The part of an RNA shown here (small-subunit ribosomal RNA, 3' minor domain) has 147 nucleotides and comes from an uncultured Verrucomicrobiota bacterium. Rfam family: Bacterial small subunit ribosomal RNA. Its family is annotated with ribosome and structural constituent of ribosome in the Gene Ontology.
[in-house]
Context: one part of a larger RNA
RNA sequence: CACUGCCCGUCACACCAUGGGAGUUGGUUUUACCUUAAGCCAGUGAGCUAACCCGCAAGGGAGGCAGCUGACCACGGUAGGAUCAGUGACUGGGGUGAAGUCGUAACAAGGUAGCCGUAGGGGAACCUGCGGCUGGAUCACCUCCUU
Numbered sequence: 001c002a003c004u005g006c007c008c009g010u011c012a013c014a015c016c017a018u019g020g021g022a023g024u025u026g027g028u029u030u031u032a033c034c035u036u037a038a039g040c041c042a043g044u045g046a047g048c049u050a051a052c053c054c055g056c057a058a059g060g061g062a063g064g065c066a067g068c069u070g071a072c073c074a075c076g077g078u079a080g081g082a083u084c085a086g087u088g089a090c091u092g093g094g095g096u097g098a099a100g101u102c103g104u105a106a107c108a109a110g111g112u113a114g115c116c117g118u119a120g121g122g123g124a125a126c127c128u129g130c131g132g133c134u135g136g137a138u139c140a141c142c143u144c145c146u147u
Base pairs, nucleotide, nucleotide: 003110005107008103009102011100013097014096015095016094018092019091020090023087024086025085026084027083028082029081030080031079032078033077034076039072041070042069043068044067047065048064049063052061053060054059113134114133115132116131117130118129119128120127121126
């Protein structure tokens, strides 16, 4: 490469990441309760006990030990919460992809000027109503500026 131009959306196909999703799997953390080893502590301690005390002795006392009871507590268990990651039928849009489908919405007055807001409607771009804007063409008129 300049209207045999440009360009919009649905649909179809492929790929990519992503939202929702009955759930499901695992990690971390947290709450309540249950269970509770060893140990420390407290109590008890009729059994045991050389050192200290009393006693001539037998024995007694003090202290200690075993045992028993209790509180604390690791792990574990049950139920719930938080959070992170994986997975999940189905589902929502998004992105990308020379030559797929349907139309032709926008760009010229784009063939109904366009756009913004809003409501309704429609395979889709969109259409219609109401309000607003000119970043609308054309014709006519008015005002201002420059020459």